[in-house]
RNA sequence: UCUGAAACAAGGCAAACUCGCUGAAAAGCGACGACGCAAAGUCUCCGGUCUAACGGGCAAUAGUGCCUCAGGAUAGCGGGAUCACCAGA
Numbered sequence: 001u002c003u004g005a006a007a008c009a010a011g012g013c014a015a016a017c018u019c020g021c022u023g024a025a026a027a028g029c030g031a032c033g034a035c036g037c038a039a040a041g042u043c044u045c046c047g048g049u050c051u052a053a054c055g056g057g058c059a060a061u062a063g064u065g066c067c068u069c070a071g072g073a074u075a076g077c078g079g080g081a082u083c084a085c086c087a088g089a
Base pairs, nucleotide, nucleotide: 001089002088003087004086012037013036018031019030020029021028022027035076041082042081043080045079046078047077048074049073050072055068056067057066058065059064
């Protein structure tokens, strides 16, 4: 550097549900718990997906409703970047 996840060693992470906190939401964090994961370590650069508060537009006397928008979210959607355990070459 490449290949692999059958086994060994150290072991690691933690879906859903439930509870609490944060958030407009998507979702995140903590506890509990294991569906799974060989990068389910880290990073939004590219594509996808989710949300739509602020902003913009429309309707309405108004409360408000609808449409649109990522600068929000997802790394456990895929690609990419980067670092790493074990085994083999």